[in-house]
């Protein structure tokens, strides 16, 4: 560096259109769409810090495009073990 295994956090069970189940109602489930929020895949920006110097790397900070927001699943930086 590669793989494999284990452990990993945040943030609305919100509102609302249309379908479905039900059929007085309410209530449940899907796709869309608004807002609100999260930041630990990914990009992006500053630059703390690396280095004599200059080039250059460069964040758990920072933006929130992208991904995420009940539970299961999935994805997860990082951290441990194992093999080449």
């Nucleotide at each position: 560096c590669g793989u494999c295994c284990g452990g990993g956090a945040g943030a609305g069970a919100c509102c609302u259109c249309g379908c479905g189940c039900a059929a007085c109602c309410a209530g449940c489930g899907c796709u869309g769409g608004g807002c609100g929020c999260c930041g630990a895949a990914g990009g992006g920006g500053c630059a703390a810090c690396c280095u004599c110097c200059c080039c250059g790397g460069a964040a758990c900070c920072u933006c929130u495009c992208a991904g995420g927001c009940a539970u299961c699943a999935g994805g997860g930086a990082c951290c441990g073990g194992g093999c080449g």

Glycine riboswitch aptamer from a soil metagenome, 84 nucleotides, folded computationally. Its mean pLDDT, the model's own confidence on a scale to 100, is 77. Its Rfam family is "Glycine riboswitch aptamer". From the family's description: This family represents the bacterial glycine riboswitch.